SAM riboswitch aptamer (S box leader), 114 nucleotides, folded computationally.
RNA sequence: AGUUUAUCAAGAGUGGCGGCUAGAGCACUGGCUCGACGACCCGCCCAGCAACCCUCCGAAGUGACGCUUCGAAGAAGGUGCUAAUUCCAGCCCCAGGUGGGGGAGAGAUAAAAG
Numbered sequence: 001a002g003u004u005u006a007u008c009a010a011g012a013g014u015g016g017c018g019g020c021u022a023g024a025g026c027a028c029u030g031g032c033u034c035g036a037c038g039a040c041c042c043g044c045c046c047a048g049c050a051a052c053c054c055u056c057c058g059a060a061g062u063g064a065c066g067c068u069u070c071g072a073a074g075a076a077g078g079u080g081c082u083a084a085u086u087c088c089a090g091c092c093c094c095a096g097g098u099g100g101g102g103g104a105g106a107g108a109u110a111a112a113a114g
Stems, first nucleotide, its partner, number of pairs: 003112006013046001015045005023034003028090004047082003052078002054074002057071006086106001091103004
């Protein structure tokens, strides 16, 4: 890389310093936004969000250790994340006179096995 499962409408920095330099936001297309007042990306630092793993407690199942499921609390640790719904659309279905709803695809993250 690929596979399985779960989540993606909420939340929290368009933070500081240094580097790089022209594109960046999903490969492509359209729109829109960000970008020489230096974005994106990389390194370091500080602050924060969330609760996947995790910690702790309770209930149920099981003869029981344990395990599984459900619920509550937490945030020490492992990840992740901190402009815009994953920025919106593209393909399918439903609805409909002015742009609504659902799904698929792709992508992201976590956990697991190999």
The coordinates come from a structure-prediction model, not an experiment, and the mean pLDDT is 79.
It was read from a public genome assembly, where an Rfam model found it.